[in-house]
RNA sequence: AUAGUUUAAGGGUAAACCUGCCGAAAGACAGGGGCACAAAGCCGUGGGUCUAAGGCUUAAAAAGCUAUGACUGCCUGGCUGCAAUU
Numbered sequence: 001a002u003a004g005u006u007u008a009a010g011g012g013u014a015a016a017c018c019u020g021c022c023g024a025a026a027g028a029c030a031g032g033g034g035c036a037c038a039a040a041g042c043c044g045u046g047g048g049u050c051u052a053a054g055g056c057u058u059a060a061a062a063a064g065c066u067a068u069g070a071c072u073g074c075c076u077g078g079c080u081g082c083a084a085u086u
Base pairs, nucleotide, nucleotide: 003086004085005084006083012037013036017032018031019030020029022027035073041079042078043077046075047074048071049070050069054066055065056064057063
């Protein structure tokens, strides 16, 4: 330096839920909280899932369709990284 593994130490992140705030919603952010995670660090490539403001359909309504919106702690892909050990 590269690749593999994850017993320990130092640590790190922070599920559900509650509160506040933003948003049409999905959901994001902050505080509390702690399910879990060896990349649950970053990006958003390819899929997948969620929502439907707006638009379209409908005699009208209900309802349906649709991402330009969202999720990465859904998978995959790319980049980067700590310790011990082989």